[in-house]
Context: one part of a larger RNA
RNA sequence: CUAGGCGUAAAGCGCACGUAAGCCGAUAUUUAAGUCAGGGGUGAAAUCCCGAGCUCAACUCCGGAACUGCCUUUGAUACUGGAUAUCUAGAGACCGAGAGAGGUAAGUGGAAACUCCUAGUGUAGAGGUGGAAAUUCGUAGAUAUUACAAAGAAACCCAGUGGCGAAGGCGCUUACUGGCUCGGAACUGACGCUGAGUGCGAAGCGUGGGGAGCAAACAGGAUUAGAUACCCCGGUAGUCCAACGCCGUAAACUAUGAGAGCUAGCCGUUGGGGUGUUUACACUUCAGUGGCGCAGCUAACGCAUUAAGCUCUCCGCUGGGAGUACGGUCGCAAGAUGAAAACUC
Numbered sequence: 001c002u003a004g005g006c007g008u009a010a011a012g013c014g015c016a017c018g019u020a021a022g023c024c025g026a027u028a029u030u031u032a033a034g035u036c037a038g039g040g041g042u043g044a045a046a047u048c049c050c051g052a053g054c055u056c057a058a059c060u061c062c063g064g065a066a067c068u069g070c071c072u073u074u075g076a077u078a079c080u081g082g083a084u085a086u087c088u089a090g091a092g093a094c095c096g097a098g099a100g101a102g103g104u105a106a107g108u109g110g111a112a113a114c115u116c117c118u119a120g121u122g123u124a125g126a127g128g129u130g131g132a133a134a135u136u137c138g139u140a141g142a143u144a145u146u147a148c149a150a151a152g153a154a155a156c157c158c159a160g161u162g163g164c165g166a167a168g169g170c171g172c173u174u175a176c177u178g179g180c181u182c183g184g185a186a187c188u189g190a191c192g193c194u195g196a197g198u199g200c201g202a203a204g205c206g207u208g209g210g211g212a213g214c215a216a217a218c219a220g221g222a223u224u225a226g227a228u229a230c231c232c233c234g235g236u237a238g239u240c241c242a243a244c245g246c247c248g249u250a251a252a253c254u255a256u257g258a259g260a261g262c263u264a265g266c267c268g269u270u271g272g273g274g275u276g277u278u279u280a281c282a283c284u285u286c287a288g289u290g291g292c293g294c295a296g297c298u299a300a301c302g303c304a305u306u307a308a309g310c311u312c313u314c315c316g317c318u319g320g321g322a323g324u325a326c327g328g329u330c331g332c333a334a335g336a337u338g339a340a341a342a343c344u345c
Stems, first nucleotide, its partner, number of pairs: 004318003007301002012315001014200004021194003025087007033080002035076008048064002051061003090191001091188002094184005102177006108155001115150001118147004125137002163170002204246003207242003213239002218234001220232002257314006265292013296303002319344002328337003
């Protein structure tokens, strides 16, 4: 590379938009490039096969097949391609509704909570633990309780295998703003799908602020044979902010790429629409989100209209060595990216 594969055995890029490229709806006409059929030319000889000739063989000769190809010509027109015209089921636009922690910016309440400061009351303990302790705090007046003030962070209840977003992720309020869903329909008329590249992307890093709580590192106390841990007292980075910059990775997980069609049901739940009525329900239909379950699939586990079933299109990926080495690019660094070979199976 090919075949076969990629939920868990090796293998789906973290996610989207999108250039080239690949693939692409219905009908009619046309063309005849691909495709198919017939004819012609060419496809050196040798090799190969049948037969013959040297006493045999090698060898030589005659004939044949083959040379799976290319060129040309005459036709066929189902499919693919090209051209033209038309269409509306895909896609989009329009109108009317709807739900939402979608994004960005600005801001904020409280006899709320934690901590700290000050003051009052008050006196000997308080903390801590699965059970115990100790480190620790406290007669320089703690803990408890009351009052004033400060600061930072979070956003109680509602809250729900609820919702939104492409993913990362998103729960106080307001402003601006993106997308989605449903219904209607007299618009456009295949405008579509996938995609080297580009952008976004938890945590982390740098600079400057900020720092209540929590808390890697660190220190101490316990436990223990030991205890570089689990438990406890402390505690620094960090967590927070910047219309400042970088990183580009995660079990970035549904370990399941995107899009389209088809294939039993049952029970929930979210947001719309429709029908019926007893006005609170029932039935039904789209779009999500869960639990079971048939056919089918699977090595099994399990998946099962949200497929891992049956098909189509496009991309990515493929034993160990190794996501390593060397060189390149990027980065402040950590490192990232892309990416071998020997050897081995």
RNAcentral holds the full RNA, with entries from Greengenes.
The part of an RNA shown here (small-subunit ribosomal RNA, central domain) has 345 nucleotides and comes from an uncultured microorganism.
The coordinates come from a structure-prediction model, not an experiment, and the mean pLDDT is 82.
Rfam family: Bacterial small subunit ribosomal RNA.